[in-house]
Context: one part of a larger RNA
RNA sequence: AACGCUAGCGGCAGGCUUAACACAUGCAAGUCGAGGGGCAGCGCGGGGUAGCAAUACCCUGGCGGCGACCGGCGGAAGGGUGCGUAACACGUGAGCGACUUGCCCGUCACAGGGAGAUAACCGGCGGAAACGGCGACUAAUAUCCCAUAUGAUCCGGUGCUACAUGGCGUCGGGUUGAAAGAUUCAUCGGUGACGGAUAGGCUCGCGGGACAUUAGCUGGACGGCGGGGCAACGGCCCACCGUGGCGACGAUGUCUAGGGGUUCUGAGAGGAAGAUCCCCCACACUGGAACUGAGACACGGUCCAGACUCCUACGGGAGGCAGCAGUGAGGAAUAUUGGUCAAUGGGCGGAAGCCUGAACCAGCCAUGCCGCGUGAAGGAAUAAGGCCCUAUGGGUCGUAAACUUCUUUAGACGCAGAGCAAUAAGGGUCUCGUGAGGCCCGAUGAGAGUAUGCGUAGAAUAAGCAUCGGCUAACUCCGUGCCAGCAGCCGCGGUAAUACGGGGGAUGCGAGCGUUAUCC
Numbered sequence: 001a002a003c004g005c006u007a008g009c010g011g012c013a014g015g016c017u018u019a020a021c022a023c024a025u026g027c028a029a030g031u032c033g034a035g036g037g038g039c040a041g042c043g044c045g046g047g048g049u050a051g052c053a054a055u056a057c058c059c060u061g062g063c064g065g066c067g068a069c070c071g072g073c074g075g076a077a078g079g080g081u082g083c084g085u086a087a088c089a090c091g092u093g094a095g096c097g098a099c100u101u102g103c104c105c106g107u108c109a110c111a112g113g114g115a116g117a118u119a120a121c122c123g124g125c126g127g128a129a130a131c132g133g134c135g136a137c138u139a140a141u142a143u144c145c146c147a148u149a150u151g152a153u154c155c156g157g158u159g160c161u162a163c164a165u166g167g168c169g170u171c172g173g174g175u176u177g178a179a180a181g182a183u184u185c186a187u188c189g190g191u192g193a194c195g196g197a198u199a200g201g202c203u204c205g206c207g208g209g210a211c212a213u214u215a216g217c218u219g220g221a222c223g224g225c226g227g228g229g230c231a232a233c234g235g236c237c238c239a240c241c242g243u244g245g246c247g248a249c250g251a252u253g254u255c256u257a258g259g260g261g262u263u264c265u266g267a268g269a270g271g272a273a274g275a276u277c278c279c280c281c282a283c284a285c286u287g288g289a290a291c292u293g294a295g296a297c298a299c300g301g302u303c304c305a306g307a308c309u310c311c312u313a314c315g316g317g318a319g320g321c322a323g324c325a326g327u328g329a330g331g332a333a334u335a336u337u338g339g340u341c342a343a344u345g346g347g348c349g350g351a352a353g354c355c356u357g358a359a360c361c362a363g364c365c366a367u368g369c370c371g372c373g374u375g376a377a378g379g380a381a382u383a384a385g386g387c388c389c390u391a392u393g394g395g396u397c398g399u400a401a402a403c404u405u406c407u408u409u410a411g412a413c414g415c416a417g418a419g420c421a422a423u424a425a426g427g428g429u430c431u432c433g434u435g436a437g438g439c440c441c442g443a444u445g446a447g448a449g450u451a452u453g454c455g456u457a458g459a460a461u462a463a464g465c466a467u468c469g470g471c472u473a474a475c476u477c478c479g480u481g482c483c484a485g486c487a488g489c490c491g492c493g494g495u496a497a498u499a500c501g502g503g504g505g506a507u508g509c510g511a512g513c514g515u516u517a518u519c520c
Base pairs, nucleotide, nucleotide: 001516002515003514004513005512008372009371010370011369012368013367014365015364016330021328022327023326025325026324027323030073031072032071035070036069038066039065042064043063044062045060046059047058048057049056050055080283081282082281090207091206092205093204094203095202096201099200100199104196105195106194107193108192109191110190112146113145114144115143122135123134125132126131151176152175153174154173155172156171157170158169159168160167161166181188182187209255210254211253216246217245218244221243222242223241224240226238227237228236258280259279260278261277262273263272264271265270285306286305287304288303289302308319309318310317311316336362338361339360340359344358345356346355347354348353375406376405377404378403385397386396387395388394389393410461412456413455414454415453416452420447426441427440428439429438430437431436432435464509465508466507467506468505469490470489471488475504476503477502478501479500485492486491
């Protein structure tokens, strides 16, 4: 963990181990109008028409704002799963003189001219739909060209230095490469170079499965030269040349398996496991591929193929819960189609803020651990009753009950009621000195009227389960008669069964107790 019987409360944790089986429905990644053209919808303003007016309708981007569109950043994080993988995948220790790094920080320098498009909108068209074509117009922090530039690269000279192939500097010449603005004037951005930080990529030593009833394996295979490609090294790929490379210190093959921190057990050595939490890896219907990008070969992106499901007007289309809930199926077995962004964190934004099934909470389940309660003290005619016996009597249940006194945790009711909140806008003040920082004040709470505190009444609402032959704590009566049955092992039962079934009693544990499975 499950199952059986039973069940009062709380705290903390955990909750598909099986079909990486199939999925209805909703939500899980957006944001920026302080980049842009605009104005579909909403609100305000202005104008017009009708009306006495309220008002209704129409026009108008003038303003707030803003669906869709162009553009930027983010959708490579966070979340899930363990299929694959025996591998530099992981762990540990090194290396990169062979590398990259958006956002962030520091330093230096710069931002001068110009051009052509395109979406939206508008007008047509095709289509059942998904969606697509055409024509005309327009903007930008979208795109392109020119200039300038420390840079890069090539050639030549030269100096310093070190840890093989390097690093730093200097001179001359050739080639080549930038930029973007917005504005409420507070500010936020842009480009090049160098350095940092962070994050990654690659290489190597060592370590951790089974089988030898797997002994030979290998053709880009092993190396060289030259190239291509890459951020970078490399047969990574290619042409040519050589014939190598691995292997009883277990190659190759087959099977099994995500790895670690850790967890369980044990005096330890060891053995077993890898749930929850953290780190790394791999995967996202199955297989393959690239595009974009700082970063992907990309769970909620694209393309192709396949299986499956759905829509269709039969021409053609749509989809991917191993995100959170939830459904069916499988199974002994595993929860709500909940609340909130209040806190923490993330994305975007100058900010307000928006988004966030991350997260924080709540719900269900004795699934586990821990704590509390089901009363306490007194009370002997040892009552009645049950059971047992050697039966006018005794033993036992048993101080147990009744009864008396007391207490009120948990539960019920009433009243009060948190911490989690730090701050934001804004204001004050101080420091430096012109936009930053410190301190003080100052909105905001899903959980929740919860936790908690105080008060009121009243023993009131709360005990079971297994076992009792030995191992192993706990014994008698009746029934049954190798039957019915028990059983972990030894074994019980064929007429006095402490072993089966029931009663009484006892023992053990206790909101649990037993059984089964599994590990030490």
This is a predicted structure of a 520-nucleotide part of an RNA (small-subunit ribosomal RNA, 5' domain) from an uncultured bacterium. RNAcentral holds the full RNA, with entries from Greengenes. It matches the Rfam family "Bacterial small subunit ribosomal RNA".